The prediction has a mean pLDDT of 82.
The part of an RNA shown here (large-subunit ribosomal RNA, domain I) has 579 nucleotides and comes from a Pseudomonadota bacterium.
It was read from a public genome assembly.
It matches the Rfam family "Bacterial large subunit ribosomal RNA".

Context: one part of a larger RNA
This record gives sequence, C1' cells and structure tokens, in this order.
RNA sequence: GGCGCACGGUGGAUGCCUUGGUGCCGAGAGGCGACGAAGGACGCGGUAAGCUGCGAUAAGCCUCGGGGAGCCGCAAGCAGGCUUUGAUCCGGGGGUUUCCGAAUGGGGCAACCCACCAAGUCUGUGGCUGAAUUCAUAGGCCACGGGCGGUGAACGAGGGGAACUGAAACAUCUCAGUACCCUCAGGAAAAGAAAUCAAAAGAGAUUCCCCAAGUAGUGGCGAGCGAACGGGGAAUAGCCCAAACCAAUUCUGCGUGAUAGCCCGCCGGCGUUGCAGAGUUGGGGUUGUGGGGCCUUUUCGGGCAAAUGGCGGUUUGCCCAGGGAGUUACAAAAGCAGUGUAUAGCCGAAGCCGUCUGGAAAGGCGCGCCGCAGCGGGUGACAGCCCCGUAGGCGAAAUGCAAUGCUCUCCCUAAAGUGUCCCCGAGUACCACGAGGCCGGAGAAACCUCGUGGGAAGCUGGGAGCACCAUCUUCCAAGGCUAAAUACUACUCGGCAACCGAUAGUGAACUAGUACCGUGAGGGAAAGGUGAAAAGAACCCCCGCUAGGGGAGUUAAAAGAACCUGAAACCGUGUGCCU
Repeated sequence: GGCGCACGGUGGAUGCCUUGGUGCCGAGAGGCGACGAAGGACGCGGUAAGCUGCGAUAAGCCUCGGGGAGCCGCAAGCAGGCUUUGAUCCGGGGGUUUCCGAAUGGGGCAACCCACCAAGUCUGUGGCUGAAUUCAUAGGCCACGGGCGGUGAACGAGGGGAACUGAAACAUCUCAGUACCCUCAGGAAAAGAAAUCAAAAGAGAUUCCCCAAGUAGUGGCGAGCGAACGGGGAAUAGCCCAAACCAAUUCUGCGUGAUAGCCCGCCGGCGUUGCAGAGUUGGGGUUGUGGGGCCUUUUCGGGCAAAUGGCGGUUUGCCCAGGGAGUUACAAAAGCAGUGUAUAGCCGAAGCCGUCUGGAAAGGCGCGCCGCAGCGGGUGACAGCCCCGUAGGCGAAAUGCAAUGCUCUCCCUAAAGUGUCCCCGAGUACCACGAGGCCGGAGAAACCUCGUGGGAAGCUGGGAGCACCAUCUUCCAAGGCUAAAUACUACUCGGCAACCGAUAGUGAACUAGUACCGUGAGGGAAAGGUGAAAAGAACCCCCGCUAGGGGAGUUAAAAGAACCUGAAACCGUGUGCCU
C1' cells in the first nucleotide's frame, strides 16, 4: 500500500409522515373605483427585526347578535393588565382610515415640494353676457345636479393583423383571421322575430349540441380547406317605432275686413281665432291569406262632463263595472308581509367495562350497548360507544339575495263590409369599377358587406329562389328592443380523486415572487420532521472557553436540539491475509 472483517465519522439517499399543491364536480358570486379603487410607501406593540392585523381613534373604537371561561396574533420570556357587571373569539351594521396611486389645486425624480378653495370632459337645468347684423342667434362665463376617467383571471364583440410552418423547394394557397396590438361591454356577451328557407309538399326568430358529412363543393383540382337542405335534441317569447291621419303648442310667411274659420244640420252668436311650411308633444299605427289611414253603412256595457248658446247627432276625456297584463324586452317606480336562503351558531345515541402485554391501549382475550349516526379527524399503538364530529333536527337583533302574495302600475271594452288611393324606412335598392365575407382562390358566380362614380320604383310596388329571362312559389330591405338554452372562473363555500408526497406536487408545504442576479425589461432559488409530553439535561468534573466532552438526571428510547429512519460515495481506527 492492497483486499477482507469489525467499529466509527461524514453524508442525507430510502422508508414513513403532511401543514402544501394538482385536477374535477356542485352551489354561490361575477366586480371594485372621485363616498378616492387595485396596488403600495410610511407608521401603529411596555419590550418589536420579519410576517399578520390595523391607520395618528393605528395587533385596534362603537353598536347589535352569537358564545360562555379564559384572554393580551405567529411567538417564548420579563413586566403589566383584562375577564360571569360576560372578556378574548365569531358574525351583521357603523366609525376612524396618514401619504402615494385614475390622483383630480400647481409642480414633481410615486409616497415629496409649493400653494390655498381650485381638475378636465360629456350632459341636464337655471342665470348672466353677447358677434358678423337692428332684433335675434352662434359663442363666452357662472351656479347647481348627474355621468365618465382607473383597475381586474378567463370568457365576449368590434377595429387592425403577422411570420415561422405545411406544400417534402416556392410565389397563388396554408399556418389563420391564429398569435399579437387597440377600443368597448356584461355576468354573460353576441345573435334574434324572415325582403329566411324550401320545392309543387311545406317549414316558421336567434343560440347551442348530435347527425347529415369529411358528403356537395372548393383547390398551383397540389398541400389542403370544407358547407347547406333535412332530421334528432337543449331552451323557448315575443315586441316597439318611423309614416299617413287627428289634436295641442312654438316659430316663419301669406291673408279678406266681414270673407276664411269656430265637429255636423237649423236658429243665433263669436271673431285674425284662418291658410301654408317647419319643429316639439300627445293620440293613432306596425303588416304580406298585404297592413294601416280617411270617408261611409250595419250591429254595439253603463253614467257624467266638455267641444259655440239652444235642440238632435257625433267625437273626446273622466268615473264605475267586466276582462287582461306587469317591472329581463313589450311603459315604469316604490312600499309592505310572511316564506326560503346566505353571512355567527345550537342540540345530537351508545363502555371515564374487566383483564393481559406495554412507557402509553384505541391492540389481544372476555362481557355489554347505540345505530336515520360504522364519513372523517384527534387522543401516548389500530376507538361506532373518550373528544371534535357524522345521520337527523333547530337557529338571526342586523344586512344582502330569491320567488310568492298584497298595495301599486298599465292596457282593453268593438267587429265586419263598400268606397277612396293618403301612408308603408332614398343618395337607399340596383348598376359599373375595385375589394372583402360565404364551401365557393373570378369562375357561368348568385347572395351578404364596404370604397369610388352613376342612380330607381314606390303596392297595378319591391326582394329572393346560384349568370340571365319567363312562368310559378315565397318574402317585405333600406329603424329599434328582447329572457332561456351557450362560453368562462381571478374569487367564496362544500365535495370528490386507481392525483403528488419535500430533486415530487405550484416557482413557492418554511418571513417566496422572498433572498439573490440584472441599468432595465426581466430572471429567480435553497430551505419540512426531537419527543406522547420540553419532561429541552439541576448538580459535579475535564478544558483557555459561552466550543467540545465525561458523569449525574429526564425519557419507552437520547431520539439531545447540526435532533425520526440514517443507504452509498468519501475519511478513519483496530485486526486477519498478501505484497
């Protein structure tokens, strides 16, 4: 020195464990913000560095409920307090809430400085002022009220919009209207009540799912892309304007001097009340077997009033009666009641059974009991009956939500026929050229939507049915609203798992987006386990020592805090053999 064996050290694998994660399901909630948010800075404790909580009323204040013996957070100690006159704790409501931050009096290198009543913008109401231009209007200014601003995970709509890639190269094409950027909204959004489909039979808004179907098509007919009709389901809900016409009102223009007009007829009366245009408000009206308006005819709940004084008719308004509907659209607001539910909680069966082992019984043996409860967790090993719970029941002063009912609110009370030809969404439809969207890449290319130019008809009208024309069928564009079925989960509660178990599972089980790195955008760790209980080793000794060690003591065991188990590499000590 090598090999072997024994005993150690080092190291932290493995086993076991779980406070933390991961995924899914159900329910809730789906926002917060100028009443100052999200997110921060700085502070607040007797002692206080971090985390948590809170805000100069600062680990907290008030009040209403719950609860019932301890309490002053993680987190010990010392000191000092609170509490059955009900603390701590849990929940509802309220108060306080520095400074920065949309940040909003001005500035600024965020958390600071300087001022001293003050943001901007949109909108409503009122007032003052006031051009060209006399009146007026536009404009300006002021006050008061309301909205907006910023932020937030995904889902949504709209405006923009790639490339790598695939085509085995590449340009049309594809990736893909994807990623990404911007704007805006809601708890969902969007879409939506046929100018839709269909095909000789019919359907009847939209959305989502299954099929149709990888079909018809499209396509350097390459790579690829890829419907619809129809059928089956989920869920169902339909409405309102514009216009004609009537009335009121405002403005402008015109207007006879007794004409026009005042609902109609007769008599009387009034008298710029009139006519035309424009605007506003109310009524009316909303459709495609075309609908509506106007005029007229027939039949038609009641009463009262008005429209020019009287009579008759007519119309309108109000009331009663009858009927219907309603706050998610179809008009819209508020209140009350009880109920349910959410936000604290409460009750809750049955062995302090015997014995054995053990440090400890929940284990073994023996004997009992409950069960609408033998889910689960804890307790010194494995507990239905020890504790928390579980099944099953019960509960709210306060605040929120939901459905229901009542108050309340709104609507209807006419229908049919003849006539008239008044209305039925215009720089629109459509066409040409240029684009985009559809399964459709310009093709024979309809349909839908834009840009430029041209530019209708108007119900005896117009669109569509895949060039175009005819016949036929079908539908009514150029205005608007609309729940549900659908998408998502940052957040709250409950539950589940042939999901992980500390190099795994989130990056993060622990003061983690921390330490640390970077000018910055950004990158981004490591790090869990004594024991049932600190019983965390009094006292003595060695030693320079508060290091380390030996006794003593605790414990079931030192498991001794560098603490469960404690593998290997690696480093030793002793010993056997070999050299």